[in-house]
RNA sequence: CUUAUCGAGAAAGACUGAGGGAAGGGCCCUAUGACGUCUUAGCAACCUAAUUAAAAGGUGCUAACUCCCAUUCCAUAAUAUUCGGAAACAGAUGAG
Numbered sequence: 001c002u003u004a005u006c007g008a009g010a011a012a013g014a015c016u017g018a019g020g021g022a023a024g025g026g027c028c029c030u031a032u033g034a035c036g037u038c039u040u041a042g043c044a045a046c047c048u049a050a051u052u053a054a055a056a057g058g059u060g061c062u063a064a065c066u067c068c069c070a071u072u073c074c075a076u077a078a079u080a081u082u083c084g085g086a087a088a089c090a091g092a093u094g095a096g
Base pairs, nucleotide, nucleotide: 001096002095003094004093005092006091011040012039013038014037015036019029020028021027024069025068026067041062042061043060045059046058047057048056066090071087072086073085074084077081
């Protein structure tokens, strides 16, 4: 860079020590220790393998719909905003 998926699912212990949830605005999580690292366990997306289907392996994941919204279009309501659906941008993961 290309491509597929992204409403579900899934813990504990140890170490560390203050922010973190990608970015803008919100709203959340967090010393009752978040985030991160390691180990074990689990979940099950992709690849591999085998095949009636599985088991096994590699990577991944284990707060909130990709946490929500934004940008575009359609529709509804109505009087300048709300709600629903789709698409796009961007992001995450796998494979090449």

SAM riboswitch aptamer (S box leader) from uncultured Algoriphagus sp., 96 nucleotides, folded computationally. The prediction has a mean pLDDT of 75. RNAcentral holds the sequence, with entries from MGnify. Of the family's consensus pairs, 93% are formed in the model.